[in-house]
RNA sequence: AGAGUUUGAUCCUGGCUCAGAUUGAACGCUGGCGGCGUGCUUAACACAUGCAAGUCGAGCGGUAACGCGGGGGCAACCCUGGCGACGAGCGGCGAACGGGUGCGUAAUACAUCGGAAUCUGCCCAGUAGCGGGGAAUAACCCGGGGAAACCCGGGCUAAUGCCGCAUACGACCUACGGGUGAAAGCGGGGGACCUUCGGGCCUCGCACUAUUGGAUGAGCCGAUGUCGGAUUAGCUAGUUGGUGAGGUAACGGCUCACCAAGGCGACGAUCCGUAGCUGGUCUGAGAGGAUGACCAGCCACACUGGGACUGAGACACGGCCCAGACUCCUACGGGAGGCAGCAGUGGGGAAUAUUGGACAAUGGGCGAAAGCCUGAUCCAGCGACGCCGCGUGUGUGAAGAAGGCCUGCGGGUUGUAAAGCACUUUUGUGGGGAAAGAGGGGCUGGCGCGCUAAUACCGUGUUUGGUCUGACGGUACCCCACGAAUAAGCACCGGCUAACUCCGUGCCAGCAGCCGCGGUAAUACGGAGGGUGCGAGCGUUAAUCGGAAUUACUGGGCGUAAAGCGCGCGUAGGCGGCUGAUCAAGUCCGAUGUGAAAGCCCCGGGCUCAACCCGGGAAUUGCGUUGGAGACUGGUUGGCUAGAGUGCGACAGAGGGUGGUGGAAUUCCCGGUGUAGCGGUGAAAUGCGUAGAUAUCGGGAGGAACAUCGAUGGCGAAGGCAGCCACCUGGGUCGACACUGACGCUGAGGUGCGAAAGCGUGGGGAGCAAACAGGAUUAGAUACCCUGGUAGUCCACGCUGUAAACGAUGGGAACUAGACGUCGGGUGGGAAGCUGCUCGGUGUCGAAGCCAACGUGUUAAGUUCUCCGCCUGGGGAGUACGGUCGCAAGACUGAAACUCAAAGGAAUUGACGGGGGCCCGCACAAGCGGUGGAGCAUGUGGUUUAAUUCGAUGCAACGCGAAGAACCUUACCUGCCCUUGACAUCCCGGGAACCCUCCAGAGAUGGGGGGGUGCCUUCGGGAACCCGGAGACAGGUGCUGCAUGGCUGUCGUCAGCUCGUGUCGUGAGAUGUUGGGUUAAGUCCCGCAACGAGCGCAACCCUUGUCCCUAGUUGCCAGCAUUUCGGAUGGGCACUCUAGGGAGACUGCCGGUGACAACUCGGAGGAAGGUGUGGAUGACGUCAAGUCAUCAUGCCCCUUACGUUCUGGGCUACACACGUACUACAAUGCUUUGGACAAAGGGCAGCGAGCGUGCGAACGUGAGCUAAUCCCAUAAACCGAGGCACAGUUCAGAUUGCAGGCUGCAACUCGCCUGCAUGAAGGAGGAAUCGCUAGUAAUCGCAGGUCAGCAUACUGCGGUGAAUACGUUCCCGGGCCUUGUACACACCGCCCGUCACACCAUGGGAGUUGGCCACGCCCGAAGUCGUUACUCUAACCAUUCGUGGAGGAGGGCGCCGAAGGUGGGGCUGAUGACUGGGGUGAAGUCGUAACAAGGUAACCGUA
Repeated sequence: AGAGUUUGAUCCUGGCUCAGAUUGAACGCUGGCGGCGUGCUUAACACAUGCAAGUCGAGCGGUAACGCGGGGGCAACCCUGGCGACGAGCGGCGAACGGGUGCGUAAUACAUCGGAAUCUGCCCAGUAGCGGGGAAUAACCCGGGGAAACCCGGGCUAAUGCCGCAUACGACCUACGGGUGAAAGCGGGGGACCUUCGGGCCUCGCACUAUUGGAUGAGCCGAUGUCGGAUUAGCUAGUUGGUGAGGUAACGGCUCACCAAGGCGACGAUCCGUAGCUGGUCUGAGAGGAUGACCAGCCACACUGGGACUGAGACACGGCCCAGACUCCUACGGGAGGCAGCAGUGGGGAAUAUUGGACAAUGGGCGAAAGCCUGAUCCAGCGACGCCGCGUGUGUGAAGAAGGCCUGCGGGUUGUAAAGCACUUUUGUGGGGAAAGAGGGGCUGGCGCGCUAAUACCGUGUUUGGUCUGACGGUACCCCACGAAUAAGCACCGGCUAACUCCGUGCCAGCAGCCGCGGUAAUACGGAGGGUGCGAGCGUUAAUCGGAAUUACUGGGCGUAAAGCGCGCGUAGGCGGCUGAUCAAGUCCGAUGUGAAAGCCCCGGGCUCAACCCGGGAAUUGCGUUGGAGACUGGUUGGCUAGAGUGCGACAGAGGGUGGUGGAAUUCCCGGUGUAGCGGUGAAAUGCGUAGAUAUCGGGAGGAACAUCGAUGGCGAAGGCAGCCACCUGGGUCGACACUGACGCUGAGGUGCGAAAGCGUGGGGAGCAAACAGGAUUAGAUACCCUGGUAGUCCACGCUGUAAACGAUGGGAACUAGACGUCGGGUGGGAAGCUGCUCGGUGUCGAAGCCAACGUGUUAAGUUCUCCGCCUGGGGAGUACGGUCGCAAGACUGAAACUCAAAGGAAUUGACGGGGGCCCGCACAAGCGGUGGAGCAUGUGGUUUAAUUCGAUGCAACGCGAAGAACCUUACCUGCCCUUGACAUCCCGGGAACCCUCCAGAGAUGGGGGGGUGCCUUCGGGAACCCGGAGACAGGUGCUGCAUGGCUGUCGUCAGCUCGUGUCGUGAGAUGUUGGGUUAAGUCCCGCAACGAGCGCAACCCUUGUCCCUAGUUGCCAGCAUUUCGGAUGGGCACUCUAGGGAGACUGCCGGUGACAACUCGGAGGAAGGUGUGGAUGACGUCAAGUCAUCAUGCCCCUUACGUUCUGGGCUACACACGUACUACAAUGCUUUGGACAAAGGGCAGCGAGCGUGCGAACGUGAGCUAAUCCCAUAAACCGAGGCACAGUUCAGAUUGCAGGCUGCAACUCGCCUGCAUGAAGGAGGAAUCGCUAGUAAUCGCAGGUCAGCAUACUGCGGUGAAUACGUUCCCGGGCCUUGUACACACCGCCCGUCACACCAUGGGAGUUGGCCACGCCCGAAGUCGUUACUCUAACCAUUCGUGGAGGAGGGCGCCGAAGGUGGGGCUGAUGACUGGGGUGAAGUCGUAACAAGGUAACCGUA
C1' cells in the first nucleotide's frame, strides 16, 4: 500500500465483499508447563446457609459463662467480683468509611476554568478553662400478658448519660445602653503535708469545655463543553422580577403574602427516544470514528414508592416509620425479611469461578496499650479468557528400507523423515538443600533528650544487643539421580490468497466471505496422499475502527452517472472597494496558575528474558490570569470614487395592461344558377344528397386565430409574448458631463409571479376536440384510420401551483488566444461600394485548459473568490403514516421493514432493424422443362409387431450411411447351445496337419470308424498347425459425437480474415482494410499517418479446343501391289488416332472513353479474346452441425453374458402422411418393317463369338481373348416405308391368372427374366414449389461399380439440341459504408402489465389488550411544621408546700403529602375478521406497451 465483483471487451460513477488490528467474549476440534493479568456484558430476577462492623472494664452499675486465688465440705458440690477476664445492659466513638451495582439521570450530573453567602467529628498550632450541685433510668429483683416477636406494671441503683447554678479570654446577639451561653472525668507515678485510710494534694498522660487559625472533607453559584429526532414549534403560573416575612450551615421563589407581567425559543425552547460522566480504552498516518469491562476520580442507587429521626456528616446497602408487591413463621390473635457486600443456589442466557486460607503484609474502626474486628485486602483454587516465556529433543544416518499415494510403469513422492548409532536432560518423576528473600514491627535491655521536686512515671530519638511474629508454603531458587524418557494440533490449498493430485458423488449430497462451484473425467462437494499457514493453540461466530476520499475539516461532488429550488423580490444570517487615525474582540508572542494519579511515549532500574513492576522525564494539542505586538479580520471615527445608484440627451423592441378596429379563411343562415353525386380511405363503409347536396354567385350572422413580412431576428426574471391604432406602464442599451459616496452581492424562513390540463360562478361557442356513438381494420381492437360529437379550448372574476417548467448547466465578481455571422447604439477613414475602433446582446467554429468520455471553450463545463440550494447503491417509493395547504383533483414535506449485487454514464467491436446508400448471385424478372393430381419404385414419419436393429431430422435428414437385407450380410426377435471362449499373446500336456466316412439332431453340436505320419535337429528337442487343461486375458455394432482424434457437411469458390512496425486514443480499440474509380475478386489504379506482410482471390495442376515434333502395334490406308473383296495381305506411317513433348492468348496491337492511371467499349489478327470451357483446389471462422455403427480412442458398463455359435423369423408389416425418382396421360405420338451414325467402359471361378434347339427368357456346344488384337456389343433418339385417327384408344401399362427360364444349399414369407392372358388409375394436375443462361435445359440411348442372382437408384459416356435475360422496384441469400439500439446465448434477442399459485415483510381496519405521561377531582398512611380551651408531666422558677408557672410529651385539629380510586385526554406497543398495494419465486395464462422509424417516434405534466 490495495484486491475481487456490473461489460463481448473498455473507461468512469457506484454499491457490495475481502486481506489488518482489537475484545470482559462465546462455540467447534485439540491441549505439556510456568509467570502476570482477567472472569454475569443477560434478570437493578428471586434468594437457602455461613460470614462481610465493631470496639472500649483506663466511662459505669455489675458478674451469665470460663480460668485462677480464697472459704466451706469426705466427696459430689456449694459459696466468694478478690484476680485474669467478661455475656447482657447504661455510656462513648465508629457504623455517612471501606465493599457492590449502573436502575434512574440529557442536567439538581460530569469535565475544565472561575466565584462567594457556608459548615467541618477525629488531626495540627494557639489562647482560656475544667468550680460547685441536683434529679432520674436500664441492667437487677418482684408480678403480669403473649405461640412468638416482644410488651406492661411495681421497686432498687451508677456514670465521661441527663439538668440547673457559678465563672466568660475568645464567641454570639444588640435599639450599642447592654444582654446570652461551657465543661467530665479516667489512668500511671509520687517526696513533703492532710485524711473519714477510700483518698486529698503534686505531677505526667489521655479525655472534656469555649474560642482563633490551619488542614481535610462537604454544601452552594457562574461560564464553556457533553447523543439522536423538527414526521416534536411554540413552552411557562411560583412561571420571570420586586418588596416584606419565614426557612437553611449558607445565597436564592427554597417557601409564603402582596405588587408588576414578565422569562425561554430556529445559535432549536418544549416534547419524545436513548444514555451514568470522566481520566482513559480500541482503531487510525493524522484528523477523526467507536467505546466507557478491569484500575482511578465524580455522581446516582440499595426490594418499589414516600418520610423524617439521630448525628460533625445520612434523609443512611447489612438503622427507623408508613404504604405496596413478594417470601417465610404462626397457636390465625399477630409477627419476621430484603446478597446491586464475599462465597453459594435457582432462574435467565451463547456465556463468566471456591459456600477456600489468613489478618503475616497494606489500609480501616475502637482502644492508653496489649489487642479485638475487618469476604477491604493479601494469598490460594477453577477457566488457554488474554498477554508473555519455555518445552515436546540434538547430531549423525541412503539400502534413498517397508508401508501409503501418484504414475507416462521407467519411476516419482512422503524423505534424513523413520529405523539404526552417538549425545543432551529444560519440563517431568524421586530424593535432598534452602527454615533464603518477602521484615518491618512489638516486647525487653543500653545510650541520649523533654517533663518534673524526682535518678518514679510518661513521651520521644537512637542502637551492631536479646526475644517474638508467615496465610501463601516446604513455595521461589539450588543440588543429585533416572531416562528420549511425560508432551502437537488446528485451519486452509478455484481467484482474491501462500499451498495439487487421485478416488467417490453426478444440479444429488453438499460448499460458499464476494465472484461463484456440483447436471459422469469437480485442483471449489466428501475421503485420501501431498502441500501451505499458524502453533498450545487453530478456526468459526458476534462486535468496533480501518481499508471507505463510501458524509470528503484535513479530503468528494451536482450538463449526460445520484444531485441547481420553475423564476423573481426580499428578512435574518454569511461575505464585502481604496486610504488615514484609534480600540485591542478575533489573531500572534512571552510569562504564570492549572491540566490528579495510573495509562501512552522516552531514559534508567528490578524479577535469568519477556509480559509485569519501580524511579525519573516528556507529553497532556485545553482553560484561566497577566504583559506585549498591531500586519490581517473586526469595532469606532474621518476622507476618496474605480463597485452601486441618480440626473441629462438619444435609441431599439411580438415586454405588460386596457379600449377600439381590419381583412383573409372555416362554419351556419337566406336567395340565385345547377344536377347526381359528394365526402372519405391503403381499400372501404358509417355520414351528407332528388325534401336538390357537393360545386358556383350574391347577401347576412357569429366566434376564434392573425398567412405573406418572419429571420439559430427582437423583448421579458421565468412561464411566455405576433394583424393594426390609441391610452396607461415596467425594464434595457448607448453618449457626454454633473451629483451621492460602498448606499454592494447572496439569500434559510417569508412573499409574489408561474405553460397546459383541471376546479368554482357567470358569459360565449365558428373551428378543433378528451369522453361517447357509429363505420372500418383485426384472431381480438375498449387503439392507430374514417364519419360525427360533449366537456374543454375563448372572456370576466376566483382557485390550483405542477411540466423533459431544459442550456437537463443557481446568482454575483474578476482574469484567461482567436476567426466568421447577426441585432441595437456610439465614433473614425472614404466620393461611394466598403472598411476600422468601441459598448451591449445573440449565434457558429475553434486555442490553451478542463472532462470518464461525449463534449465545453470570454454566453466556460477554464482559473479564482463569495452566498444559497441539492446528492450519497438499485428496488420498495416520491409510496405509507403524521403534519401544512387545497372546493376537489391533489400539491409540499417524506420514511421503514423487506429484497438484489448490482442499478447506471460515456465510448468500442459486433449482431440486428417492418433505418438509409452502393453492389452481387438462376435471387427476382424473361424463358424452357418439371414436382404437387395418377399408377408403380424407393426412402422417411407414424402405426403395428416377439422383432419390424441402428444412425441421419429446416436449408445442410428423407433413391441418405446401404457401390445392391432370400441364408450369409445382421447389429434385431424366438428357440437350442458354448464359457480362456469365434479371434490375439504367454504356460503345460498330447497329437503332424489333413482327408474320407457312419449315426443322432433343425443345426450348432455330440458320438464312432478308416486313411495319413511330412519339415529342421547338436537327437535333448524345435517351427507351423490341431486337440485338451489352468490362469493372466480375450470379446462387446453396449453408453457418452456434449470427453475426443480423424473425416465430412454448411455459410461459400462468398471476398473476405489477419499480423508486424508506426501513428491516434486513458482504454476497449481505431488507422492500414475507409475515400474516388474499377473488377469475377481486399482485382488493380489514384488519394490518404500510414508503410509493409501473411492466409484467401488470381496463377501454377488436370481436361478440352488449334498447330507442330517424336513414335507406329493391336491403330490408320493417301499413293503402289495382291485379294477369297473383309486394311484381309505385302508395303507405308502421309492422314485419323493413340500418348509423350512443345507452340499458342499477354488487353500484346489500333481507335474511343477515363485523371496522362487502373480499367472499360469497339476493332484487327487468330482455332481460341479479355478468367477461352469444364474440373480439382474451400481463408479466419460459424453451427457443442454429422459420425463412438468405417476406423482410432478416454471414461463408464457386461464377463456361464450386453461375449460366441446355430435354426427359423424380422429389417420386405400397412387405415395413413411426406420427400425423391420412374412410366404415362398420347399423333412433334404409338406400332410394324427396312436402314445409318457414338463415346466411355468391363472381362479368366470372367467376357463368351460362331453353330444348334426354343416364340422367348434361355439352354447345349465352345473358337477367340489376361484385351487399341477377342468378347460384352445390334447404340437409341434419327431416316425411309406402311398402319393407327382422338377413343380411356393399336395411348398407358398397374393388377391378377396360367405356363416357363436363370442364379443359388434354398426364391413360401421375399429375387430377376420370358410367353400367353388380364388391361386399373390416368384426358396435363389446387394452394404451393423446384431446376436450368449453351453444347446448357430438354430429350435419346450406352457403359460401369456393387453383385451368385437382383436398379426406375448412383457414377460416368456420348447422340440430337433449344428458348430467354428489358432490368434490379420487389422475394431469398450475401458483401461494403453509414445510422439507431435497453441486443452480446447477439431479434428464434430483450422486455412490460393484469390474472392464477406459494412464501415474506408492510399500510388501512370495526375493535381488543398492555405500557408511559401530564391534567381535574376524591381519599389520604408515615412524617416535619403550625395550632390546641383536652390528658399527662422528675430536674428549673415561684410557693401559703396545697399547688402554680415555664417547658415538655401524648391526644385533637390544620397545611403539605406517597400509594390508591375515578374521569376525560395525549403518546406508544402488541394483536384483529377483512382489505390495499409491494417483494421474491421453475418451464403457468392473456396479450405486445418499450428497446430498430420497435412496426402509431418516444417521453414529461394533467384530465

Small-subunit ribosomal RNA from an uncultured bacterium, 1503 nucleotides, folded computationally.
Its Rfam family is "Bacterial small subunit ribosomal RNA".
RNAcentral holds the sequence, with entries from ENA and Greengenes.